[in-house]
């Protein structure tokens, strides 16, 4: 001193990116703002500036000039006083100016600058320093000039020009020299010993200096000059030390070193210049390009690092730009100078001026950064002997919530838990909420009054911007003071309400398509609080660059291989050195900062102090175990010697044999060939087949093998010569010679390029038949490069063990190829060791996991490549190769939130085994084709309500649409309403009932018109609206088959009566998850048995329930009638055997026998029995899937209607017909139809109902009404049997259709009912493609019933019962399911995914004629000011000579050369911007063509290469498994 968390998946685990949570900031933006301390504030335009300050001072250097004041002398008017002046002196004071000191500090800024620029830390034996402090000596004596000033000229002015004349501490000589400087020789000393530097020492030699001024009692005191130490500043050197880029690999000609040097400097040096030499820097990163001021140190972070470089503090630049020097101690000088050049101002156009990046302040741009404030009181500077003066440094104050820090907006009580909002389960609800109201204190900040600092010092005095500030005290009153932002998960925080993939929100993942905690308001809650949120940036979390701390087998990631430079690293024993390293020491590491203790401002921020630290250099000394250097040894690593030995190692010659094609010739005749089927093709000119001979070229059957060899690519007939490499034995030599291994060199499939041969098969491109919706493909016939030599280029593959190279070290089996030894053999084999190789299979360990596992993916070392999210891209630019394809380096920009590995569970395959079912097949019967019916659909319509749509809608809701139903349509009404609760008000002799009018009916209008309770009364009868009912009238509210089945219950279809689905413990596996459930057997079945890390358990299954077949027992009417009696057709009685009714029991369970396999389970036969292996059948329907159906059966949330989407009513419609489908009847006929006679059911119904006998009608029915609430009556079957008829035909088959007549039923049969009769008599002669059903009392196939119903449209449904077959060899195959396995890039799960090209949008990017702009080189031109140099007839006081003129030395204006800044001309390079056009890329809810890929993806798929094609692709050669499936082969 160190927290993690959300996102890829259906779910997991790792990879691996985005993305938050936390701290900062010179901020900036929005909302919102009380106070006070302390900090901080032009980060962009080194743009450009208006106006004011920011540098003076000295009169004790100096000479004038003005003002005044004394004092004396003096003119002048005046008697005078006194006024007016005038000289001299001396004194204040103030200016221009000469001089002197400062102007180099102090202050701004970061433009430049990748450098000795900072940093550190040494060195100067290579310097210098004004003021300052100390030593030493001295300050004598002279001389010329200038500025002012006055004059006089030019000029707008800025300014200059001339005369005259004047002073110094200004300016020049001379003396004086204590010192100072000048060196050939020696001596010392040092070290790198040729030489360098220091230092002494010989100097009788030459050369060198000053200036006064104030004051005075005084040796005073401030200058001045000369040396030397000293302090202080600085200058120059040097070692280390800090950014990116190699798509910037070579740079360099004063460049690298010498000699000289009387070149220059304070001072060393190529710094400058002459000769000489070539040499100098670089992979440890030079030149170049890009970016930056460095630093203490800030900020962050455990740290180690990362990022910054405001303010403070230290160092370096710069001062509109470019370039110069001048003066000085110090500058090449921010508020000097000169010049050039841009920009600005002034002007009288001639010419002049300026330079905030000092403090304010303006303008610009910009998201943005204050006052034209006040003082020299402190602190400090400059000037001055001082007083003082100057100071935008500095003090301080003003503005901004920019920071940090601190205070406050009240405290305490107080439930009618008030109104009022929000929510609601709608109620005595719950919340804001003790919050308000009220009551009682408080007085901080703010406001007033009043008092009132300190920061002033060593002593004494005097001085105070800040400042009437802080501080103190009183005074009044809760009185003047909360807001921001969240509340879907990361993240603390929830509801309503509005919206309706719209508006909008989003850091990420995502929210919104009508019940949004994610939008929008609201009410609430939570977080900070004068603040809060957004937005930038950094750090950080991110071990996500991994020194601390990662990785490369399949996730990004081992180079194709191999030799080998440079460099990493490196066996052992000793002896030295001490360079690493280790310890002490000293020096230093400025201050501020950070930390730690104390201390000051009421506390903190903040401010003092004091340790501490500064992890760092540099220097001494000491240590030698380890590195490491120099010697010296040794064999365990390396190599070598000898003796052997396997091998498709390589590289030339050469030689043989099979097979293909091709040529000739024989024999031979019609077809070969090919293919899923064909067809192009070949062939009567004679193919194919055969036989023979002969050319030519390639590749090498069998051997042959998870065999061998070899760095890798690769390597396969036989032999010759040459030649590398390994292996094993020996233990002879060498003595560490060793590992990797960047650049570099070599090799290196296949395709491919260049010449030149060669060419037999094959075989890109191509030509031509197929296949197809096309078919640039697959498949077929041909076919040319190429394949193959020689020589050469190219240098890339999925070059793969997807596993760099070397060494070590760590349990095993088991198989093989070599070669040694042992054993044993006669000898070999087998066997055993042991050593190199090559495979399996595992243990520990490793690994997300698959898996590796002595041939490591394990446990160490050493080096060497190589990776940091997909995707754009291995592309683009640029260099480098290459003939050329192309190759080798290798980006962004823009989208994206994910790309991916590995395993899990499903699904899924045109994968794989097992198995099942009327799934095929074997049958039998039908649909499809005709009539009708009926459902649908589509038209149509005013409506033709509405819903059900593969399978699993379509005779389905509907088990019955003429009204009604009835939702629909037109049209007429109604409005608290057809119905239901309440509430309030108004009548109650009017509202039910009845009459009438109207009207189509509802309705509407009018008319008449009975009450119950209660109290009074004896009773008639009265009274009451106080109660029931019930009315009008208002209000709540009713009501709605309006909408949502994707908001729901309930219900139900369907996979499927399939055999499944799952669960606790365990165990397994990081996990998802697996085990059980799977294997072997069996079953109808997860049925049951054995096995097994499972043991066991629920829902399915089965069984237990019903009906049915046999039987007993029981009951005995209404059933039944053998036997008996009455009778004798019949019925009645008696019985309850028998039938049978319905209860209650038996019976069936592989029990029993044989068999079958290695047991069981069970299978196969048999007895026995009615029935035999769930005996038939029904009911029964797991976990789930389909957003499967239904808001229209009910029921229900939401939404919407509310004189209408409600409600009543008439009428029409649901029945509509060009057509299409589904699903039934009826048929085409003789196994049949038609008539006549005749026989056998069951199982249901009957009261508004079934209806009998008789009669009538041909008949439908009709009168009738026994009889029946039923084993009692209704009540009866057809087919079938006998017999006649019909004779294959649109009929004696079919019956639709129509037309006349009835019937029934209903208020009504027109649209629209069913039923008879008679008359008509259509289509259809067995139905294309294609399709359904059934395996036994089952299809078929015939009749009865029955619920709905007032009647039918029922040929529908549901039941019942007669008569009653055929066929299953059997799982290839189609369809459906189950299991087990396998691959998947699918998980909305193959009706998946997904991939290219066109077409349209938008973005960003790369090329491009060219343009346009910055920068740099070169070459020459041209040259300002300037430094130097040479001149210098013009001009010159001071020294020299000379009485003078003059000359002399010395300067100078000028000129000239070097050097140069701007400029300008030609020519490159580097960048950067634009651009007509064009290139791919990337995004884009429904756009075109296709289907490449994923499953064997329907032609496995992928790498490299060519070629070819709308496109995905496709075809050749060669590699590859990162390929299903079967065999096989080894282990």
């Nucleotide at each position: 001193g160190g927290a993690g968390a959300g996102u890829u998946u259906g779910a997991u685990u790792c990879u691996a990116g985005c993305u938050c949570a936390g701290a900062a900031c010179g901020a900036a933006c929005g909302c919102u703002g009380g106070c006070g301390g302390c900090g901080u504030g032009g980060a962009u335009a080194a743009g450009a500036c208006a106006u004011g300050c920011a540098a003076g001072u000295c009169g004790a250097a100096c000479g004038g000039a003005g003002u005044u004041g004394a004092a004396c002398c003096u003119g002048c008017a005046g008697c005078a006083a006194u006024g007016c002046g005038g000289a001299u002196u001396c004194g204040a004071u103030u200016c221009a100016g000469u001089g002197g000191c400062g102007u180099a500090c102090g202050g701004g800024u970061g433009c430049g600058u990748a450098a000795c620029a900072c940093g550190u830390g040494a060195g100067u034996g290579a310097u210098c320093u004004a003021c300052c402090g100390g030593u030493a000596a001295g300050u004598g004596g002279g001389g010329g000039a200038u500025a002012g000033c006055c004059c006089g000229c030019c000029g707008a002015a800025a300014g200059g020009c001339g005369a005259a004349u004047u002073a110094a501490u200004a300016c020049c000589g001379c003396a004086u020299g204590u010192g100072g400087c000048u060196a050939a020789g020696g001596g010392g000393a040092u070290g790198u010993u040729u030489c360098u530097u220091c230092u002494c020492c010989u100097a009788u030699a030459g050369c060198u200096a000053a200036a006064g001024c104030c004051a005075u009692u005084u040796u005073g005191g401030c200058g001045c000059u000369u040396u030397c130490c000293g302090a202080u500043g600085a200058g120059c050197u040097c070692g280390c030390g800090g950014c990116c880029u190699a798509u910037c690999a070579g740079c360099u000609u004063g460049u690298u070193g010498g000699u000289g040097g009387a070149g220059g400097u304070a001072a060393u040096g190529g710094c400058c210049c002459a000769c000489c030499a070539a040499g100098g820097c670089g992979a440890u990163g030079a030149c170049g390009g890009g970016u930056a001021g460095c630093u203490g140190g800030u900020c962050u972070g455990a740290g180690a690092g990362g990022a910054c470089g405001a303010u403070c503090a230290g160092c370096c630049a710069c001062a509109c730009u470019g370039g110069a020097a001048c003066u000085g101690a110090g500058a090449c000088a921010c508020g000097g100078u000169c010049c050039a050049g841009a920009c600005a101002c002034c002007u009288a156009c001639g010419g002049g001026u300026g330079g905030c990046a000092g403090c304010a302040g303006u303008c610009g741009a910009g998201a943005a950064u204050u006052u034209u404030u006040c003082a020299c009181a402190a602190u400090g500077g400059g000037g001055g002997g001082a007083a003082c003066c100057c100071u935008g440094a500095u003090g301080a104050a003003g503005c901004a919530a920019c920071g940090c820090c601190g205070c406050g907006u009240g405290g305490a009580g107080g439930a009618u838990g008030a109104a009022g909002g929000g929510c609601u389960u709608c109620g005595c609800g719950c919340u804001c909420g003790u919050a308000a109201a009220c009551u009682c204190c408080u007085g901080u900040c703010a406001a007033g009054c009043g008092g009132g600092a300190a920061c002033a010092a060593g002593a004494a005095a005097g001085u105070g911007a800040u400042a009437g500030u802080a501080c103190c005290g009183c005074u009044a009153g809760a009185g003047g003071a909360a807001g921001a932002g969240a509340c879907g998960g990361c993240u603390a925080a929830c509801u309503c309400u509005g919206u309706g993939c719209c508006a909008g929100c989003a850091g990420c993942c995502g929210c919104g398509g009508u019940a949004a905690u994610a939008c929008a308001g609201a009410g609430g809650u939570c977080u900070c609080g004068a603040g809060c949120g957004u937005u930038g940036u950094u750090c950080g979390g991110a071990u996500u660059u991994a020194u601390u701390g990662g990785g490369c087998g399949u996730a990004a990631a081992g180079g194709g291989u191999g030799c080998g430079u440079a460099g990493g690293c490196g066996g052992u024993g000793u002896g030295g050195c001490a360079a690493g390293u280790c310890a002490a020491g000293u020096g230093u590491g400025a201050a501020a900062u950070c930390u730690c203790g104390g201390a000051g401002c009421u506390c903190a921020a903040c401010u003092c102090u004091g340790a501490a630290a500064c992890u760092g250099c540099a220097c001494u000394u000491g240590u030698u175990a380890c590195u490491g250097c120099c010697g010296u040894g040794c064999u365990a690593g390396a190599g070598g010697g000898u003796u052997g030995u396997a091998g498709a190692g390589g590289a030339g010659a050469u030689c043989g044999g099979a097979a293909u094609u091709c040529a000739c010739g024989g024999u031979g005749u019609a077809g070969c060939a090919g293919u899923g089927a064909a067809a192009u093709g070949c062939g009567u000119a004679g193919a194919u087949a055969u036989c023979g001979u002969g050319a030519g070229g390639a590749a090498g059957a069998c051997c042959a093998g998870u065999u061998g060899c070899g760095a890798a690519a690769g390597c396969g007939g036989g032999u010759c010569u040459c030649u590398g490499g390994g292996c094993a034995a020996u233990u002879c030599c060498u003595g560490a010679c060793g590992c990797u291994g960047a650049g570099g060199c070599a090799c290196g499939a296949a395709g491919g390029c260049u010449a030149g041969g060669g060419g037999a098969g094959c075989a890109a491109a191509c030509g031509g038949g197929a296949u197809u919706a096309g078919a640039u493909a697959c498949c077929c016939c041909g076919g040319u490069a190429g394949u193959c030599c020689u020589a050469g280029c190219a240098g890339u593959a999925a070059a793969c063990g997807g596993u760099g190279c070397a060494c070590g070290u760590u349990u095993g089996g088991u198989a093989u190829g070599g070669g040694c030894a042992g054993a044993u053999u006669c000898g070999a084999c087998c066997c055993u060791g042991u050593c190199c190789g090559u495979g399996c299979c595992g243990g520990a360990g490793c690994u997300a996991a698959c898996g590796c596992g002595u041939u490591a993916a394990a446990c160490g070392u050493g080096c060497c490549g190589c990776c940091u999210g997909a995707g754009a891209a291995g592309u683009a630019c640029g260099g480098c190769c290459g003939c050329a394809a192309g190759g080798c380096u290798a980006a962004a920009a823009c989208u994206c939130a994910a790309a991916g590995a590995a395993a899990u569970u499903g699904a899924c395959g045109g994968g794989g085994g097992c198995c099942c079912g009327c799934a095929c097949a074997a049958g039998c019967g039908g649909u499809g084709g005709a009539g009708u019916a009926u459902g649908u659909g589509g038209c149509u319509u005013a409506a033709u309500u509405c819903g059900a749509u593969g399978c699993a809608a379509c005779g389905c809701g509907a088990a019955g649409a003429a009204c009604c139903u009835u939702a629909c349509c037109u049209g007429g009404c109604c409005u608290u309403g057809a119905c239901a609760u309440g509430u309030a008000g108004c009548g109650u002799g009017a509202c039910a009932g009845c009459u009438g009018a109207u009207g189509a009916a509802a309705g509407u209008c009018a008319g008449u018109g009975a009450c119950g309770g209660u109290c009074c009364g004896a009773g008639a009868g009265g009274a009451u609206g106080c109660u029931g009912g019930g009315g009008c009238u208002a209000c709540a509210c009713a009501g709605g088959u309006g909408c949502u089945g994707c908001a729901u219950g309930g219900c139900u279809g369907u996979c499927g009566u399939c055999a499944g689905c799952u669960c606790g413990u365990g165990u397994c596996g990081u996990g998802a998850g697996a085990u059980g459930u799977u294997g072997g057997g069996u079953u109808a079945a997860g049925u049951c048995c054995c096995g097994c890390a499972a043991c066991g358990a629920g829902c399915g299954c089965a069984a237990c329930c019903c009906c049915u077949a046999u039987g007993a027992g029981c009951u005995g009417u209404u059933a039944c009638u053998a036997u008996c009696c009455u009778a004798a057709c019949a019925a009645g009685g008696u019985g309850u055997a028998c039938u049978c009714u319905g209860c209650u029991c038996a019976g069936a369970c592989u029990g029993c026998c044989c068999u079958g396999c290695g047991a069981a389970a069970c299978g196969g036969g048999g007895a026995g029995g009615a029935a035999g292996g769930u005996g038939g059948g029904g009911a029964u329907g797991a976990c789930g899937u389909c957003a499967a159906g239904u808001c229209a059966g009910c029921a229900u949330g939401g939404c919407c209607c509310u004189u209408a989407c409600g409600g009543c009513c008439a009428g029409g419609g649901c029945u509509g017909c060009a057509c299409a489908c589904g699903u039934a009847c009826u048929a085409c006929a003789a196994u049949g139809c038609g008539c006549a006679c005749u026989a056998c059911a069951g199982a249901a119904c009957g009261a508004u109902c079934c209806g009998a006998a008789a009669u009538c009608g041909u008949g439908a029915g009709a009168u009738g009404g026994a009889g029946g609430a039923a084993a009692u009556c209704c009540c009866u079957a057809a087919a079938g049997g006998u017999g006649c008829g019909c004779c294959c035909a649109g009929u004696u088959c079919g019956g639709a259709u129509u037309g006349u007549a009835g019937g029934c039923u209903g208020c009504a049969a027109c649209u629209c009912g069913c039923c008879u009769a008679c008359a008509u008599g259509a289509a259809g002669c067995c139905g294309g493609a294609a399709u359904c059903g059934c395996u036994a009392g089952u299809a078929a196939u015939g009749g009865c019933g029955u619920a709905u119903c007032a009647g039918c449209u029922a040929c529908g449904g549901c039941g019942c019962c007669g008569u009653g077959a055929a066929u299953a060899c059997g799982u290839u195959c189609c369809c459906g399911g189950g299991c087990c396995u396998u691959g998947u890039a699918c998980a909305c799960a193959c009706c998946g995914c997904c991939c290219g090209u066109c077409a349209c949008a938008u973005c960003a990017u790369g090329g491009a004629a060219g343009u346009c702009g910055u920068u740099u080189g070169u070459a020459c031109c041209c040259g300002a000011a300037g430094u130097g140099u040479a001149u210098g007839a013009g001009c010159u006081a001071a020294c020299c000579c000379g009485u003078a003129a003059g000359g002399g030395a010395g300067g100078u204006a000028g000129u000239a050369c070097c050097c140069u800044a701007a400029g300008g001309u030609a020519u490159g390079g580097a960048c950067g911007g634009u651009a007509a056009c064009u290139a791919g890329g990337a995004u884009g809810a429904a756009g075109u063509c296709g289907u490449a890929a994923c499953a064997a993806g329907g032609u496995a798929g992928c790498c490299g290469u060519a070629g070819g094609g709308g496109a995905a692709c496709c075809u050749g050669c060669g590699g590859c498994u990162g390929g299903a499936u079967c065999a096989c082969c080894u282990c």